Predicted 3D model of a 104-nucleotide RNA (SAM riboswitch aptamer (S box leader)) from a marine sediment metagenome. It matches the Rfam family "SAM riboswitch aptamer (S box leader)". About the family: The SAM riboswitch is found upstream of a number of genes which code for proteins involved in methionine or cysteine biosynthesis in Gram-positive bacteria. Gene Ontology term of the family: regulation of gene expression. The sequence is in RNAcentral, with records from MGnify. The coordinates come from a structure-prediction model, not an experiment, and the mean pLDDT is 85.

[in-house]
RNA sequence: CUUAUCAAGAAAGGCUGAGGGACAAGCCCUGUGAAGCCUUGGCAACCUACCAGAAUGGAAAGGUGCCAAUUCUUGCAAAAGAGGAGUUUCUUUUGAGAGAUAAG
Numbered sequence: 001c002u003u004a005u006c007a008a009g010a011a012a013g014g015c016u017g018a019g020g021g022a023c024a025a026g027c028c029c030u031g032u033g034a035a036g037c038c039u040u041g042g043c044a045a046c047c048u049a050c051c052a053g054a055a056u057g058g059a060a061a062g063g064u065g066c067c068a069a070u071u072c073u074u075g076c077a078a079a080a081g082a083g084g085a086g087u088u089u090c091u092u093u094u095g096a097g098a099g100a101u102a103a104g
C1' cells in the first nucleotide's frame, strides 16, 4: 500500500505504582489499583495444517489477535422525520474518512 472484518464473545494471580479508553470534543474506567511485564486460563476463527467437501460447514494443533462500555459516542457527506420566528436544533438511516486486527 491492497483486500476482508469491526452490534457478539472472553478470567484469576504475582510484580509494579498513575494513568488509561488511537487523535480532538464529550463521556467513562482507575489506590475496591491505571498502563506495562510475568504465569496460568479463556474468547474468536484472519492465515497454515486437519475432517467433510461444489459453495460452504466443522473442529481448534500451530502463527497472530483479543478478554469495560457498538471501533464507548460524535468528528465529513447525503437522505428521511420532528420542533421552530429563522434555514436552524434534535433524532434515525446510509455511505465515506480516520483507527484496530489478519493475510499478501
Base pairs, nucleotide, nucleotide: 001104002103003102004101005100006099011040012039013038014037015036019029020028021027023075024074025073026072041067042066043065046063047062048061050058051057052056071098076095077094078093079092080091081090082089083088